[in-house]
Molecule: Guanidine-I riboswitch aptamer
Organism: Crassaminicella thermophila
RNA sequence: UGAAAGCGUAUCUAGGGUUCCGGCUGUUUUGCGUCUGGUCCAAGUGAUACGAGUAUUGCAGUAUGUAAUACUACACCGUGGGGAUAAAAGCCCGGACGGG
Numbered sequence: 001u002g003a004a005a006g007c008g009u010a011u012c013u014a015g016g017g018u019u020c021c022g023g024c025u026g027u028u029u030u031g032c033g034u035c036u037g038g039u040c041c042a043a044g045u046g047a048u049a050c051g052a053g054u055a056u057u058g059c060a061g062u063a064u065g066u067a068a069u070a071c072u073a074c075a076c077c078g079u080g081g082g083g084a085u086a087a088a089a090g091c092c093c094g095g096a097c098g099g100g
């Protein structure tokens, strides 16, 4: 100085909004997320579990299979843009970009 290939799924949390429910308002059907909430969305830098991958060893045996163990690191700060959904977001583009 340069480089992402930095695994996936599920459940949950921080967080997020407003379709639905509830709440408030209003009273003939209107408005409020400038309503704690349930449903809902949800983390690259949050949690857990499972799977997957790699290495070693054991067993079976030459097609590899199976079991155990280990590993899957790091990720500080800041401004802004676009997209989905009812809507927004720490979602997605995106570990953008810039700084350290």
Base pairs, nucleotide, nucleotide: 007051008050009049010048011047012046015041016040020038021037022035023032024031052072053071054070055069056068057067058066059065060064074095076099077098078097081093082092083091